This is a predicted structure of a 1510-nucleotide RNA (small-subunit ribosomal RNA) from an uncultured bacterium. The coordinates come from a structure-prediction model, not an experiment, and the mean pLDDT is 85.

RNA sequence: UUGAUCCUGGCUCAGAACGAACGCUGGCGGCGCGUAUUAAGCAUGCAAGUCGAACGGGAACCGGCCCCGCAAGGGGCUGGGGAGAGUGGCGAACGGGUGAGUAACACGUAGGUGAUCUGUCCCUGGGUGGGGUAUAGCCCAUGGAAACAUGGGGUAAUACCGCAUGAGGUCCUGGAGUUAAAGGCUUCUGGAUGAAAGGCGCAAUUGUGUUGCCUGGGGAUGAGCCUGCGGCUCAUUAGCUAGUUGGUGAGGUAACGGCCCACCAAGGCGACGAUGGGUAGCCGGCCUGAGAGGGUGUACGGCCACACUGGGACUGAGACACGGCCCAGACUCCUACGGGAGGCAGCAGCUAAGAAUCUUCCGCAAUGGGGGAAACCCUGACGGAGCGACGCCGCGUGGACGAAGAAGGCCGCAAGGUUGUAAAGUCCUUUUGCAGGCGAAGAAUAGGCUUAGGAGUGGAACGCCUGAGCGAUGACGUUAGCCUGCGAAUAAGCCCCGGCCAAUUACGUGCCAGCAGCCGCGGUAACACGUAUGGGGCGAGCGUUGUUCGGAAUUACUGGGCAUAAAGGGCGUGUAGGCGGUUUCGCAAGCCUGGCGUGAAAGGUGCCGGCUCAACCGGUAGAGUGCGCUGGGAACUGCGGGACUGGAGUCUUGGAGGGGGAGCUGGAAUUCCAGGUGUAGGGGUGAAAUCUGUAGAGAUCUGGAAGAACACCGGUGGCGAAGGCGAGCUCCUGGCCGAUGACUGACGCUGAGGCGCGAAAGCGUGGGGAGCAAACAGGAUUAGAUACCCUGGUAGUCCACGCUGUAAACGAUGUGCACUAGGUGUUGGUGCCAUACGGGCAUCGGUGCCGUAGUCAAGGCGAUAAGUGCACCGCCUGGGGAGUAUGCUCGCAAGGGUGAAACUCAAAGGAAUUGACGGGGGCCCGCACAAGCGGUGGAGCAUGUGGUUUAAUUCGUUACUAACCGAAGAACCUUACCAGGGUUUGACAUCUGUGGAAUCCGGAUGAAAGUCUGGAGUGCCUCGUAAGAGGAGCCGCAAGACAGGUGUUGCAUGGCUGUCGUCAGCUCGUGUCGUGAGAUGUUGGGUUAAGUCCCGCAACGAGCGCAACCCUCAUCAGAUGUUGCCAGCGUAAAGUCGGGAACUCUUCUGAAACUGCCCGUGUAAGCGGGAGGAAGGUGGGGAUGACGUCAAGUCGGCAUGGCCCUUACGCCCUGGGCUGCACACAUGCUACAAUGGUCGUUAACAAAGGGUUGCGAAACCGCGAGGUGGAGCUAAUCUCAGAAAUACGGCCCCAGUUCGGAUUGCAGUCUGCAACUCGACUGCAUGAAUGUCGGAAUCGCUAGUAACCGCAGGUCAGCUAAACUGCGGUGAAUACGUUCCCGGGCCUUGUACACACCGCCCGUCAAGUCACCUGAGUCUGCUGCACCCGAAGUCAGUGGCCGAACCGAAAGGACGGAGCUGCCGAAGGUGUGGCCGAUAAGGGGGACUAAGUCGUAACAAGGUAACCGU
Repeated sequence: UUGAUCCUGGCUCAGAACGAACGCUGGCGGCGCGUAUUAAGCAUGCAAGUCGAACGGGAACCGGCCCCGCAAGGGGCUGGGGAGAGUGGCGAACGGGUGAGUAACACGUAGGUGAUCUGUCCCUGGGUGGGGUAUAGCCCAUGGAAACAUGGGGUAAUACCGCAUGAGGUCCUGGAGUUAAAGGCUUCUGGAUGAAAGGCGCAAUUGUGUUGCCUGGGGAUGAGCCUGCGGCUCAUUAGCUAGUUGGUGAGGUAACGGCCCACCAAGGCGACGAUGGGUAGCCGGCCUGAGAGGGUGUACGGCCACACUGGGACUGAGACACGGCCCAGACUCCUACGGGAGGCAGCAGCUAAGAAUCUUCCGCAAUGGGGGAAACCCUGACGGAGCGACGCCGCGUGGACGAAGAAGGCCGCAAGGUUGUAAAGUCCUUUUGCAGGCGAAGAAUAGGCUUAGGAGUGGAACGCCUGAGCGAUGACGUUAGCCUGCGAAUAAGCCCCGGCCAAUUACGUGCCAGCAGCCGCGGUAACACGUAUGGGGCGAGCGUUGUUCGGAAUUACUGGGCAUAAAGGGCGUGUAGGCGGUUUCGCAAGCCUGGCGUGAAAGGUGCCGGCUCAACCGGUAGAGUGCGCUGGGAACUGCGGGACUGGAGUCUUGGAGGGGGAGCUGGAAUUCCAGGUGUAGGGGUGAAAUCUGUAGAGAUCUGGAAGAACACCGGUGGCGAAGGCGAGCUCCUGGCCGAUGACUGACGCUGAGGCGCGAAAGCGUGGGGAGCAAACAGGAUUAGAUACCCUGGUAGUCCACGCUGUAAACGAUGUGCACUAGGUGUUGGUGCCAUACGGGCAUCGGUGCCGUAGUCAAGGCGAUAAGUGCACCGCCUGGGGAGUAUGCUCGCAAGGGUGAAACUCAAAGGAAUUGACGGGGGCCCGCACAAGCGGUGGAGCAUGUGGUUUAAUUCGUUACUAACCGAAGAACCUUACCAGGGUUUGACAUCUGUGGAAUCCGGAUGAAAGUCUGGAGUGCCUCGUAAGAGGAGCCGCAAGACAGGUGUUGCAUGGCUGUCGUCAGCUCGUGUCGUGAGAUGUUGGGUUAAGUCCCGCAACGAGCGCAACCCUCAUCAGAUGUUGCCAGCGUAAAGUCGGGAACUCUUCUGAAACUGCCCGUGUAAGCGGGAGGAAGGUGGGGAUGACGUCAAGUCGGCAUGGCCCUUACGCCCUGGGCUGCACACAUGCUACAAUGGUCGUUAACAAAGGGUUGCGAAACCGCGAGGUGGAGCUAAUCUCAGAAAUACGGCCCCAGUUCGGAUUGCAGUCUGCAACUCGACUGCAUGAAUGUCGGAAUCGCUAGUAACCGCAGGUCAGCUAAACUGCGGUGAAUACGUUCCCGGGCCUUGUACACACCGCCCGUCAAGUCACCUGAGUCUGCUGCACCCGAAGUCAGUGGCCGAACCGAAAGGACGGAGCUGCCGAAGGUGUGGCCGAUAAGGGGGACUAAGUCGUAACAAGGUAACCGU
């Protein structure tokens, strides 16, 4: 996620954090931080020097003397002075930067070094004798553009070289002691070897102090090497390795070592993950989190690595050396073209890249470092300042009072609300700011001076040690802080307001523009977009984006799961591994406990303290869950020894079985063959056809052949690990169960890999082939039918051997063990009891059902667990992409195993609930069907609708539920439409001003509306004598508020209505059940028209519906008698009148019917029958329409929100249109005829209505419509008004007619201002039709009904009414029944539906976008192997050459050097492999995309049940 529910499960949000960036905004201070990208390239300056107390020497400059010179000045000698350069020493291996490389003893932690080194420093012993030779500088000269180089000459040392001496140093030889121990330590004998340097003071003949120097020992510090343990990812990387592993020997190093070399051996590493690929500096810590964890490694601290790229060594205590050297390469610069120079990953700074990261600052005052005896010098380490809201912390932008609740804004019909004490105003304060002044701390003391004391040596002095005092030095800095003055003065924004999530209104917009973290907003009333008002949140910031952890128990160690949601391996066997019964002894690895060491500092935590607080900083404590050493313990695990029998197994004995394999045998059926009998069909289907048969089928009988499968028994019965196994017999063989005793003595459980088995289909080879049957063919079906159905039919199915290795291989449930109520079947054993048979009880093994506790999301499971535990294995982590791609592997192939990602979605899913639906089931209703009667559909006409036409043919209504509907009546009007002519406060309402009474009669013009204009006329109420004033009503003029709108939205609405449906339903309260949606009640058994009633029941009651109450008709009674009635009486033409009150009738009031009575039946409700009765089981009819459904209909009846028009979308008028006509549909009328038509004389008989601008009688006129007329009637009185069908009689005689009446002509009547478009009626004439009863289809009706017949009314001047609403008259037929069609009710079932089957939904094709796979190839990068070339350089070799010290008298030698050669060797080259990537014609599928095409696969029995494998 759903209509709702519970669950599973993913997605999303709220928190915290950041070396951040971006947007808007920005007052101050403190403390921090600041190239995360290009280990890209760099201009310029600075970042490592110092020592004259190691050495030679010495410029400038300042003196003195002399010479030259008038002077200026120059020269010489000498004294001071000491720059630059040089020799030498120490330092430059620190400090500073960066994170490229590195998966490694690189790092962390704990150790080892008996395998090592260590300058300066500290402690301590000894020594410092005596000689020698060079060389820079310097001078002269040469080459070069430069860098620089070369030759000659001479010179010093703490430079260099011998010699002496020398130990407890080192080496050799032999021996002893000690240690757990190898090159440890101690020691003895003999031998060999092996140093030095001075300087500065004081003294001064010897000396002495100090600092150096040499040689030992020890310490400290630093470093090297080795080891245990720990910390990334990929197994789609599974094998790697030749110096590789070990040995011996030699070399090399400070030192161990294949570190290197020669020889020998063949080892070494790896599923506890080697090798390979990818990624990465590691840690203290930092962020998050309740924790466990997860993420991270910026700043600070420790370690490592690197210094343009690669290689190399030199010097040195230390380097393979950031600001050293050599070589190679790339790049940049200089050049006189011959050659040279360079390395910011130091501090600043530049360019580039990028979303993005600072000043070419000040100072050595402090801290620290180098050198020096020291002063001091150097120090881009550092201390500070600058820039950046980048972060953390603090402060401020004012405070109090202030209601006329100001103005303005916004909202509201108004009242008013809100902004809001907010502002203004009054009083106050001054942090901050501006101006001025004062003013700490950071500084310690050094050298030096003064002074006190002391040690030791010495003759003494300087010096040395300890203490006291005095006494320079500040970058920051116009510091912090303090004081004074001024003045509310200088200082607020950002985000949000649909839910999550705190905070809403209006307007604009109209699926547009836009928003959006998720859900989702926007299609004319948007709390979701934009703006405004108001509000909420935070605040010098606020939002956004990115990233991490959290929430997420969503990788589950703490802390999850796997029957149905994702997830049990198809099954077994068994290796490694994990786990393992009872008891005893020992050990002490795990485990528990004490002590010791370590776990750096910083950080974090508690407490205390310092900056006014805080951030920040200091002190202290504790922590650091770890590692190591050591003492102790022995319950548990482990290890070793001994014992046990309960687990496991063996033997004995009995038993059941479709367990497996092989062989043999059997009968039924099928097909075929042969023969007999026999004749016309057979077969097949929903129906058919293909097919078969007269050449004899099918049927039937006999005989034969073949292959396959084994009826009955047969069973939720048996066996097997699973797949699976079914005729009988024999042989071979596995497992299982029971019983009894004996034996072995934990021998056990599970099981990654491995191995084996493994349905069907499929594959290979060879057989076999009856039946069945993919493919295929034909026949049907169908819109199509590559299907379902039918007729055939080949692989295959069968056998043997081999392969495949998958299934919805399912109990969708891994194996083993233990524990936890029962009941009832069944199967195989055993024991006991009782037995004539049948049986009962107990127990072990299997297999079912029900069910308790428990469990589960639920359904369910429930000793055969899905309960409660233990052991081990397998597997899961949202859906799709996809079990796909790719790689590897297996296979003959088909294909199997393993198995992703990009991209995409906000779900996908499980169980259950309520509905709805089903070409599911059951029960039951209805003119639903059936049975009937009459129609429609065909004709003509009428009416309505669609369509079309038109200037307009006004609008609405459209399945049932629109279509004689709104309209109960369009010639004008109506009228809303069109054309034209007019009008603008308006045809109508209210208000204001002004004039006039109202009203009536004209004239001109015009189609009319209207426009212009003349005349008559002066009313009513109040006040007033009057004039006059005011008022009500009416009319005109003017201006504005406003009127007006049949303009729009029925999807903004009210009201009303249709429909399901007069169907029997729809709900509630309480209780109960369920985690819940919900259920129960309302289901069930009966019954009813009915949820009507009865019975039963965890329900008991109640409401809206049903029924009844209301109206009407039917019977009776009472009352009432006029305008109604008339039996009897009178009258008589007539209920006309008198009269009557009986009857009919009218109106009113009552009665009557209730299954009450009887019979039957039933528990009852009720049902069936009967009696009586006017009426009988709701007596007929009407009114009455539950909860709701259709966004059903109506803004054009009315009302109404919003929107729109306002000299027009308003209003008036004339004319036209709504009536147009190729057509189509709907509803009707009239017919087609004889049950009729027509005529005639007659005779009839209603009911209900209407009527005063009305109905209109009699009478007269007219053929008639009608006219004249006017009585009567405001109606039981008068009138419309003649009912018609019918009855009786005549004619017609089956014909398009004496049927039918359309159409048309002529003549009229009536209404009306007016009948042309476009009225009705009348008379005469005309006399149509595909008309002779209507195709497919379809409608109404169950009784006073259908059918037939007329009458009236409304609307209305008239009427297109054949419509509608009523009224009566005549007056039927049929219903077996519920299978079917339609609609409905109840129960149940399935569901992937819930805008609910007009649902949902699948695949191809077509279009667009995106990512991916493959791909002839092409191109980078990385890397393996083989080979070539071979720089620098170490090492080795080396004839000749060169060389001061030593030897030698010399020659020469020792030794050294250059050169040359060799091994190795970077870069480079060639060839050939591997891996990642980029790109590519073409190919492939995938995902997504409001309304494309074709079909209908799935969900209902989805219309052929679905699904899995093949």